[in-house]
């Protein structure tokens, strides 16, 4: 940079001590113990096997990865809706991000 996914799922462990949800606003989470680190789960992108003309599909878990809130809302755009219209909501789609293969 491409491309698929991003409302499912996963601990009443140990160590550790003040933080952390990417940013940026809001908001949550933490001494009833955060971030890190083992450990146990979860899932099944890659992979391996076994079946297919394939397209799949099944079983493993070997490289990853994740393991509060929907990617915690929003964040730019458009539509519909409301007598508060440089507003609120809702909806779509971009944008950012994360993951994975290349």
């Nucleotide at each position: 940079c491409u491309u698929a996914u991003c409302a499912a799922g996963a601990g009443c462990g140990g160590u550790g001590g003040a933080g952390g949800g990417a940013c940026u606003g809001g908001u949550c989470c933490g001494a009833u113990g955060a971030a890190a680190c083992c450990c146990g789960g979860c899932a099944a992108c890659c992979u391996g096997c076994g079946u297919g003309c394939a397209a799949g599909c099944g079983c493993a878990a070997g490289g990853u990865g994740c393991u509060a809130c929907g990617u915690c809302c929003a964040g730019c755009a458009a539509a519909a809706u409301g007598c508060g219209c440089u507003c609120a909501u809702u909806u779509u789609g971009a944008g950012a991000g994360a993951u994975a293969a290349g």
Molecule: SAM riboswitch aptamer (S box leader)
Organism: Bacillus sonorensis